[in-house]
Predicted 3D model of a 1392-nucleotide RNA (small-subunit ribosomal RNA) from an uncultured bacterium. Its mean pLDDT, the model's own confidence on a scale to 100, is 85.
RNA sequence: AGAGUUUGAUCCUGGCUCAGGAUGAACGCUGGCGGCGUGCCUAACACAUGCAAGUCGAACGAAGACAUACCGACGGAAUCCUUCGGGAGGAAGAUGGUAUGGACUGAGUGGCGGACGGGUGAGUAACGCGUGGGUAACCUGCCCUGUACAGGGGGACAACAGUUAGAAAUGACUGCUAAUACCGCAUAAGCGCACAGUACCGCAUGGUACAGUGCGAAAAACUCCGGUGGUACAGGAUGGGCCCGCGUCUGAUUAGUUAGUUGGCGGGGUAACGGCCCACCAAGACGACGAUCAGUAGCCGGCUUGAGAGAGUGAACGGCCACAUUGGGACUGAGACGCGGUCCAAACUCCUACGGGAGGCAGCAGUGGGGAAUAUUGCACAAUGGGCGAAAGCCUGAUGCAGCAACGCCGCGUGAGUGAUGAAGGCCUUCGGGUCGUAAAGCUCUGUCCUCAAGGAAGAUAAUGACGGUACUUGAGGAGGAAGCCCCGGCUAACUACGUGCCAGCAGCCGCGGUAACACGUAUGGAGCAAGCGUUAUCCGGAUUUACUGGGUGUAAAGGGUGCGUAGGUGGCAGUGCAAGUCAGAUGUGAAAGGCCGGGGCUCAACCCCGGAGCUGCAUUUGAAACUGCAUAGCUAGAGUACAGGAGAGGCAGGCGGAAUUCCUAGUGUAGCGGUGAAAUGCGUAGAUAUUAGGAGGAACACCAGUGGCGAAGGCGGCCUGCUGGACUGUUACUGACACUGAGGCACGAAAGCGUGGGGAGCAAACAGGAUUAGAUACCCUGGUAGUCCACGCCGUAAACGAUGAAUACUAGGUGUCGGGGCCGUAUAGGCUUCGGUGCCGUCGCAAACGCAGUAAGUAUUCCACCUGGGGAGUACGUUCGCAAGAAUGAAACUCAAAGAAAUUGACGGGGACCCGCACAAGCGGUGGAGUAUGUGGCUUAAUUCGAUGCAACGCGAAGAACCUUACCUGGGCUUGACAUGUAAUGAACAACAUGUGAAAGCAUGCGACUCUUCGGAGGCGUUACACAGGUGCUGCAUGGCCGUCGUCAGCUCGUGUCGUGAGAUGUUUGGUUAAGUCCAGCAACGAGCGCAACCCCUGUUGCCAGUUACCAGCACGUGAAGGUGGGGACUCUGGCGAGACUGCCCAGAUCAACUGGGAGGAAGGUGGGGACGACGUCAGGUCAGUAUGGCCCUUAUGCCCAGGGCUGCACACGUACUACAAUGCCCAGUACAGAGGGGGCCGAAGCCGCGAGGCGGAGGAAAUCCUAAAAACUGGGCCCAGUUCGGACUGUAGGCUGCAACCCGCCUACACGAAGCCGGAAUCGCUAGUAAUGGCGCAUCAGCUACGGCGCCGUGAAUACGUUCCCGGGUCUUGUACACACCGCCCGUCA
Repeated sequence: AGAGUUUGAUCCUGGCUCAGGAUGAACGCUGGCGGCGUGCCUAACACAUGCAAGUCGAACGAAGACAUACCGACGGAAUCCUUCGGGAGGAAGAUGGUAUGGACUGAGUGGCGGACGGGUGAGUAACGCGUGGGUAACCUGCCCUGUACAGGGGGACAACAGUUAGAAAUGACUGCUAAUACCGCAUAAGCGCACAGUACCGCAUGGUACAGUGCGAAAAACUCCGGUGGUACAGGAUGGGCCCGCGUCUGAUUAGUUAGUUGGCGGGGUAACGGCCCACCAAGACGACGAUCAGUAGCCGGCUUGAGAGAGUGAACGGCCACAUUGGGACUGAGACGCGGUCCAAACUCCUACGGGAGGCAGCAGUGGGGAAUAUUGCACAAUGGGCGAAAGCCUGAUGCAGCAACGCCGCGUGAGUGAUGAAGGCCUUCGGGUCGUAAAGCUCUGUCCUCAAGGAAGAUAAUGACGGUACUUGAGGAGGAAGCCCCGGCUAACUACGUGCCAGCAGCCGCGGUAACACGUAUGGAGCAAGCGUUAUCCGGAUUUACUGGGUGUAAAGGGUGCGUAGGUGGCAGUGCAAGUCAGAUGUGAAAGGCCGGGGCUCAACCCCGGAGCUGCAUUUGAAACUGCAUAGCUAGAGUACAGGAGAGGCAGGCGGAAUUCCUAGUGUAGCGGUGAAAUGCGUAGAUAUUAGGAGGAACACCAGUGGCGAAGGCGGCCUGCUGGACUGUUACUGACACUGAGGCACGAAAGCGUGGGGAGCAAACAGGAUUAGAUACCCUGGUAGUCCACGCCGUAAACGAUGAAUACUAGGUGUCGGGGCCGUAUAGGCUUCGGUGCCGUCGCAAACGCAGUAAGUAUUCCACCUGGGGAGUACGUUCGCAAGAAUGAAACUCAAAGAAAUUGACGGGGACCCGCACAAGCGGUGGAGUAUGUGGCUUAAUUCGAUGCAACGCGAAGAACCUUACCUGGGCUUGACAUGUAAUGAACAACAUGUGAAAGCAUGCGACUCUUCGGAGGCGUUACACAGGUGCUGCAUGGCCGUCGUCAGCUCGUGUCGUGAGAUGUUUGGUUAAGUCCAGCAACGAGCGCAACCCCUGUUGCCAGUUACCAGCACGUGAAGGUGGGGACUCUGGCGAGACUGCCCAGAUCAACUGGGAGGAAGGUGGGGACGACGUCAGGUCAGUAUGGCCCUUAUGCCCAGGGCUGCACACGUACUACAAUGCCCAGUACAGAGGGGGCCGAAGCCGCGAGGCGGAGGAAAUCCUAAAAACUGGGCCCAGUUCGGACUGUAGGCUGCAACCCGCCUACACGAAGCCGGAAUCGCUAGUAAUGGCGCAUCAGCUACGGCGCCGUGAAUACGUUCCCGGGUCUUGUACACACCGCCCGUCA
C1' cells in the first nucleotide's frame, strides 16, 4: 500500500466482498510447563447455609466466673489432756456474705464507628458527568495551631427484682440504681442577635476593621500523676453543599410547551441562595440556535482502531454519580433521607397455637433459574489499609494468598550431532524413475521442562509468614512423558492421484460439481501458524462509501417549475477609535494510573518501579491592531432615482375584420357521393355530391414568419383603441453600499381534470358501426358525447428540459443576426467602433467520455436546493392541503451482486446509401401428379447392424449385402485364443493323412518322430503355464488427421509511426475504377504478409524438331477389298521445344490517372474457354465404423469360429432418379460420322449354331499394332390423334449366364399378358454458349448383379437477359441498439 466482482473488451460511477488489528468472548478439534493478568456481557431473577462492623471496663452501674483476704453458720482432721465417759484444739473440705485483683464473660447505660470500605449500573439526556470558574449565599466529627475556661447543684431512665400478656416476636405495670447519659444556676476573653456610627474596600445585593448599648448561650471527668479527655472562640487542613460559562446520542412521520408556570413584594424553611414552600400582585417564561414529546444511554480518565482527522466503546484499574426487593417518609447524626438502621404501603418467601410475626447476597463463597457462556460454600489477618481503644489487642470475604478455566499476554520445551544400502513402507510415474528423505533405524551426546533426594530464602525494623518446605540452588536418573489445527481455483503462500458424476457436497466474494473436478470426499505431498489452530459474533480499518482534513449534482444518484421576499449567511473604496474574533508572552489548571521517551528490578519477556516530556483544552492576565467585527465621520466604481429616445406575438379590457368549415333557405342539375392499401359502414331519386345566391353561428387568425422578438417561468401571433409592467440606448444631475443570496412564507404556474352558469361551428377521449386480423377492446374508415371556447372559483402537476439554481469578476479569436448610440463616408450603400440580446465554429482550460468553451460544464468568491447501490417505492402508515381526482412530506421488512453512464469492436434492423451473384426478372427444360428404381423416416421384427438429419442428411459412407462382405439375430462351439511379442517347462507332439460324429465349426480316435550344426547349440512347429492378445464396445463434447460449409465471397491481418486514459482507431476510410483490398488519385500514415491475379494442366492458331504401331500427296508394287508392301516426312495426327494477346496500336471520354466505350489487325481482345488451386476464421459442423489415439468398459466374453436367417421385411410419408403420357413422335428397313478409355483368373476376331440371351471356336493382343464399338442424325416406308403400332408396369410360360449355391434374394432373352399415365395443385429446381436440352459411348467397383447410380467422353445443338423495385445470399460505408450463446437475441404480462 491494495485486491476480487457489472462488460466480448474498455473507461467511469457505484455498491458488495476480502487481506489487517482488537475482544471480559463462545463453539469445533487438539492440549507439555511456568510467570503475570482476567473470569455472569443474559434474570437490578429468586435465594438454603456460613461469614462480610464492630470496639472501648482508662465513661458507668449491676451480675457471673476465677484468685486472694476476711467474716458467719457448718465441718470436724492432725496434735494434746483425760477420770477413758470425754474434753481441748480447731486443719482440709463444703457453703453464704464482704472486700480486693485483672489481658475473664456476655447483656445493659454511655462514647466513637456502623455516611468508610465492598457491590451493581436499574434509573438518569440531567449542572448527572467532563472542564473552567463563583460562593460577599454555606457547613465541616476525628486531626493541627492559637486564645480563654471547666464553679456549684439537681432529678431521672435502662440493667436488675417482682407481677403480668403472648405460641413466638415482643411487650405492659410496679419498685431500686450509676455515669464522660440528662437538666437548671454561676462565669463570658471571645461569639451570636438587635439598634444606630466612623474609616477602607468590592461587579451588585454588600464586605472588613474599630468603638458603643441591650439581650443570649458552655463545660466531664478519668488517672498508673507521665497524661488522656471536656467547653467556647479564631485560624489551618481535609471533606462536602449550592450556583454559573462551555461541551455531552437519535427522531420534525414529535411544533408548539408551561398555572408554582415566569417575575415581583412579604413571610416560612434550610448549613446556605432560590417558587424550595406559602399568601397576595402582575402576565409572563421556553421554542426552528429545535422547546415539548418519544426512543436509547450511567458519565469520564481511558480502551480498540486509524497516517491523521475521526469512528466505535466505557469489562478489569482510577475519579464522579445513581441505586440497595418495589414505591414513599422522616429520625438520629459533623455527615444519611442510610446495602448488612427505622416507619408506612406493595409484591414475594418463611414461621404460626391463625390472634400475629420474621426476611431482603446489585458484600465473599455458594444454590436454583436464565443463557452460547463466566470459578472455591478455600487459607490468613503475616503484609498494606480501615474501625475502636491510652495500650495490649479485638474486628476486617477490604486486602494478601491459594484453588478452577489455554480466557488473554509473555517466556520455555517436545531434543542435538552424525548417519545413503538414498532401507522398509506410502504416494506418483512417461515404468526409466521421482518423492516423503538425513527424515527413520543405527552410533555418539545433552538434560531446559520432568522424576527423586538434599539445602532453602527475601517479603520483617525486636517478635509475628497465610502463601510454603513455595521461589531458588545443588546432586542423581534416563530421549525417556510432551504436536496439533487450518489451508492448497483466483483474491492468497501452497498440487497430484483416486472416488463421486448438477448426486453427495463446498462456498467470504467471484463461483465449483452434469465421467478425465488442482474448488466435493479420501490419500500422498506441500504452505501457514503453533500449545494452540480454525469458525462464529462484535468494533475500527481498508471506505475519499457522509468527503472538516477529503466528494459530488448536463447524460451515472442528485438544480427546487418560476419569481418576490422574511429570518439567516455573505458583502465595494479610503480614515479614526475599540479590541469580540485573531496573533504573541506569562501564570494557574489539565489527579493518579495508562500511552511515549530515558533508566532500573524479576535469568529474558509479559509484568512492576523511578524520572522526563506531553496531555493539541479551559481560565486569568499583559500586549499587538494587519484582517474580520463593532462604533463614528466620509467617497462613488456596486445598486437606485430623475430626464430624452426608439424596439417588441409582454399583460388586461373593449371594439372591428376577412378567408375557411358546418348548418339553414332558394335556384340550376342528376345518380351517384364519400372513403380506403382495397373496401364497407355512412349520405343520396323524399333529389345528395357538384354549383349559384342569400342568411345563421362558433372557433381559429393563412401569407408576412426568420436557431426573429417579448416575458421570471408557464407562455405570447388578424386589425384598432384605452389602461399597464419590464428591458435597452444616450446624457448629465441626484442618493451614497441602499447590495447578493434566500430556510420558512407569499404569488404566478402548460395540458388534462373538478364546481356553478353560459356557449357549442370544427375537432374529438368514451361509445357505436364498418374494415384489418388467428383474435383486434388498436392502428384505417363512417359517425359521435364529455371536453376544447367564455365568466368566476378550484387543482398545483409535466421530458415544467438547456435534463445545466441565482449573483459578481476574470480568461485567445472568427462569423451571422436583433435593438440602440458614435465616427468616417457625394451619404437609402458601405466601413470602423461601442452597449444590450440571440445563434454557430473554435484556442487554453475542464471532463469518464460524449462534449462545454465570454450565454462555460473554464478560473475564483458568496448564498440556496439536492444526492449517497439496484429493487421493494415515490409505495405503506401518519400528518398537511384539496369538492374529488389527487398533491406534498415519505419509511421499513424482504431481496439481488449488481443496477448504471460514456465510448469501442462485432452481430442484428420489416434503418439508409452503393455494389455483386442464374438472386430476381427475361427465357429453355424439369421436379411436385403416374409407374418403376433407389435412399430416408415411420411401422414391424429374434434381427430388420451402425453412422449421416435445414441449406451443408436422404442414388450419402456403399467404386456394387445371394454365402463371404457383416459389424445384427438364432443356434452350435473355442478360451493364451483367428492375430503379435516375451519368459519358463516340455517334445509324451502338432500339421498332413485316415476314421467316427456333426449343418459346419469343432470334438474324439488312429497313424506318425522337423531343419541346420563347428555337436556347444540355433531355428522352426506344437503343448502346458504366465505376462498378454482381442473388442465395428462408449465418448467426434477429450483428440490427431481428413472433409463439408459460408465461398473462389474479397476479404483477413501484421510491423513501425501517429491519435485516444483505454478498449481501440488510423493504414483498410474518401473520389473514381475493377471480376477482385484490381489499379489510380487524395490522405498521418509508410511499408509488409495471407488471400485476388499470375506462375501449373487441358483446350483454341501456328513455327521448328522428330516421325512408329499413326498418316499416304507424289513414285513403285499389290488385293475380292484394304497404307496391305517398298518408300516418303508433304498433309492429318502424335509429342517435345517455341511463337502468339501486352489495352501493344488508333479514335473518343476521364484528374488527360487508373480505366471505360468503339475500331484496326488477328486463330484468339481486354481474365480467350475450362480445370487444379479455397485467406483469417465460423458452425463444440461430420467422422472413435477407413486409419491413428487419451480415458472408461468387457476378459470361458461386449473376444474368436461356424451354420442358417436378417441388412431386401410394408398400412404409409418424403428426397433423388429412370421411363412415359406421344406425330419435332413411334415402328420397320437402309446409309453415315466420334472421342475418351479398358483388356492376361483378361479383351476375345473370323467362322459355325440359336428368333434371342448365348453357345462352339480360339486367330491376334501386356496394345496409336489385336479386341471392344456408336446413337441421335440422314434416306425410304408404315401409323393418323386413338389409352393408340403411345406407354411399358405387373404377371405367366420357356430359356440363357455367373456362381459351392439364384427359395428368401441376381441379371439377361423369347413369347404371351398390357396397369397407371393424355403434361401434372400449392409449391419448387437447374441453366447465360459449344451452355441448356437431347443422343449414344466408355470406365471404376465387380464371379455375377439391383447401374435407371457415380465418374468421364464425344455427337446434334438453342432461347433470353429491359433492368436491379422486389425475394434469397454476400460485400463496403453509415446509423440505431437495453443484443455479445450476438434477433433462433433480449425481454414484458398472465397462469402453473